[in-house]
Context: one part of a larger RNA
RNA sequence: GGAUGAACGCUGGCGGCGUGCUUAAUACAUGCAAGUCGAACGAGGAGCUAUUAUCUUCGGAUGAGAGAAUUCCUAGUGGCGAACGGGUGAGUAACGCGUUGGUGACCUGCCCCAAAGAAGGGGAUAACAGUUCGAAAGGAUUGCUAAUACCCUAUGUUAUCAGUUGGAUUAGAAGCCUACUGAUUAAAGGAGUAAUCCGCUUUGGGAGGGACCUGCGUCCCAUCAGCUAGUUGGUAGGGUAACGGCCUACCAAGGCAAUGACGGGUAGGGGACCUGAGAGGGUGACCCCCCACAAUGGCACUGAAACACGGGCCAUACACCUACGGGUGGCAGCAGUAGGGAAUAUUGGACAAUGGGCGAAAGCCUGAUCCAGCAACGCCGCGUGCACGAUGACGGCCUUCGGGUUGUAAAGUGCUUUUAGAGGAGAUGAGAAAGGACAGUAUCCUCUGAAUAAGCCUCGGCGAACUACGUGCCAGCAGCCGCGGUAAAACGUAGGAGGCAAGCGUUAUCC
Numbered sequence: 001g002g003a004u005g006a007a008c009g010c011u012g013g014c015g016g017c018g019u020g021c022u023u024a025a026u027a028c029a030u031g032c033a034a035g036u037c038g039a040a041c042g043a044g045g046a047g048c049u050a051u052u053a054u055c056u057u058c059g060g061a062u063g064a065g066a067g068a069a070u071u072c073c074u075a076g077u078g079g080c081g082a083a084c085g086g087g088u089g090a091g092u093a094a095c096g097c098g099u100u101g102g103u104g105a106c107c108u109g110c111c112c113c114a115a116a117g118a119a120g121g122g123g124a125u126a127a128c129a130g131u132u133c134g135a136a137a138g139g140a141u142u143g144c145u146a147a148u149a150c151c152c153u154a155u156g157u158u159a160u161c162a163g164u165u166g167g168a169u170u171a172g173a174a175g176c177c178u179a180c181u182g183a184u185u186a187a188a189g190g191a192g193u194a195a196u197c198c199g200c201u202u203u204g205g206g207a208g209g210g211a212c213c214u215g216c217g218u219c220c221c222a223u224c225a226g227c228u229a230g231u232u233g234g235u236a237g238g239g240u241a242a243c244g245g246c247c248u249a250c251c252a253a254g255g256c257a258a259u260g261a262c263g264g265g266u267a268g269g270g271g272a273c274c275u276g277a278g279a280g281g282g283u284g285a286c287c288c289c290c291c292a293c294a295a296u297g298g299c300a301c302u303g304a305a306a307c308a309c310g311g312g313c314c315a316u317a318c319a320c321c322u323a324c325g326g327g328u329g330g331c332a333g334c335a336g337u338a339g340g341g342a343a344u345a346u347u348g349g350a351c352a353a354u355g356g357g358c359g360a361a362a363g364c365c366u367g368a369u370c371c372a373g374c375a376a377c378g379c380c381g382c383g384u385g386c387a388c389g390a391u392g393a394c395g396g397c398c399u400u401c402g403g404g405u406u407g408u409a410a411a412g413u414g415c416u417u418u419u420a421g422a423g424g425a426g427a428u429g430a431g432a433a434a435g436g437a438c439a440g441u442a443u444c445c446u447c448u449g450a451a452u453a454a455g456c457c458u459c460g461g462c463g464a465a466c467u468a469c470g471u472g473c474c475a476g477c478a479g480c481c482g483c484g485g486u487a488a489a490a491c492g493u494a495g496g497a498g499g500c501a502a503g504c505g506u507u508a509u510c511c
Base pairs, nucleotide, nucleotide: 001511002510003509004508006507007506008505009504010503013382014381015380016379017378018377019375020374021340026338027337028336030335031334032333035080036079037078040077041076043074044073045072046071048067049066051064052063053062054061055060087293088292089291096218097217098216099215101213102212103211106210107209108208111206112205113204114203115202116201117200119153120152121151122150128143129142130141131140132139133138159184160183161182162181163180164179166177167176189198190197191196219265220264221263226256227255228254231253232252233251234250235249236248237247238246268290269289270288271287272283273282274281275280295316296315297314298313299312318329319328320327321326346372348371349370350369354368355366356365357364358363385415386414387413388412395406396405397404398403420448421447422446423445424444425443429438455500456499457498458497459496460481461480462479466495467494468493469492470491476483477482
């Protein structure tokens, strides 16, 4: 000098764009953050239409049964989603990340392309209605019912498995291609007058996504020098989507290490960011990619995918409710509270846009997102007037008492209106009609009037800028050198000056 997610002191007019718990991965009141589909299904309720009975204040009210390709709502069964999106960086020195390859060892819901198919039957169960236990959370039991829920049989293009034949490729065959035989395995309907559309089953391919392996790179300590029994390898089996000591049994005795094993400390990694001429050094906020985690520890279930932040079970700690028998909870989602701290914001608006989930659609949901609020926290821009104006006014300060300086500065005269205030008009963002949270915002027009707007630090040298008074090694200053003990340009105040400016200084950290 540059830089910062900064803080502190003094000061503070506006706008645009960004950024905002770096500390306690501490504890959390309250609200919201993941639902949706009635065109999968039975049921209940409300509404509608007309009929009828009773009452009537003649408006209507109550009750009964009925109708319809009708409308709406609801808990439940069922489907899809809830594994995305959002948060945090505790752990991790590791194939975690980055990069290069490999999978002849793999998986893939929704989406796209292609082929073939969707036949026949069955038994339940929630809802509901009873009975019943419990303070509650939540159950138990009897009876009824539906499905794109569940089960059985058939068919089998294919697929899988077994056996047999032939072939190509490769470093390598268990893999691939080809043919035959045998065995096993599918399905669901809905909407519509219909056409048709949306679904369903099996398979091949694709896209996108994931899994595993691998070369190289990836902080400090040797005052850590030896480490290791599933340890290293083999055989067989289990397990997995899949290879593998991943796991088990048996057999062998191996494997790693000064090219730093093992141990300890620290730490999420990268793109990037800061600095620097570069090489390098430092950092890993915001934004993007990957990883890990969800009170702490463990476990599996469901599912295409989780060992699952707002799912489940167990244990632990903590907190809450309780009828003392037992239950409930997890903000490292958005706001917000307490605590900690030098320190970090609103319990806001909207789904209008972009994107996501569900749905045939209308649409619903979306603290993702888009906006608004707060904060000079940062960067950028604008303003706080402009021109003329000498008796060089008053006042202040200094003085050699002549004057000098503040200083064209003020006053005064003329002008302008960015900004401010008042009034009026008023968007783009919404690609076919309509539809805008932001927002009566941005922007534009008119009017008023210099009106609404300047501070901070420094002045001994480094280092731009000097005098007076006070103080008297005191009070104090200070980044270094050093000032202060009676004329201090170094302390304090004043005048003046220098620098930067809505900021200026200080502190901390990095180059």